Predicted 3D model of a 72-nucleotide RNA (transfer RNA) from Callorhinchus milii. Its Rfam family is "tRNA". The prediction has a mean pLDDT of 81. RNAcentral holds the sequence, with entries from Rfam.
């Protein structure tokens, strides 16, 4: 070559054809301290890429990249 899983927040992972896409650590701000840390309370942050189905795609389905096992 060839098959096969995986791509979601800065990092770890849920999640799911429509109703705000969430959780812990991280990050900023505030309260508190004399200062630090713990605490508490707020906020910012993403569905890898193109295309296809569909009333609607992050979620179905196909191409592409990317990493990870198999196999040679």
């Nucleotide at each position: 070559a060839g098959g096969c899983c995986u791509g979601u927040a800065g990092c770890u992972c849920a999640g799911u054809g429509g109703u705000u896409a969430g959780a812990g650590c991280a990050c900023u701000c505030g309260c508190u301290u004399c200062a630090c840390a713990a605490g508490c309370a707020a906020g910012a942050g993403a569905c890898c890429u193109g295309g296809g189905u569909u009333u609607g795609a992050u979620u179905c389905c196909c191409a592409a990249c990317a990493g990870g096992g198999c196999a040679a």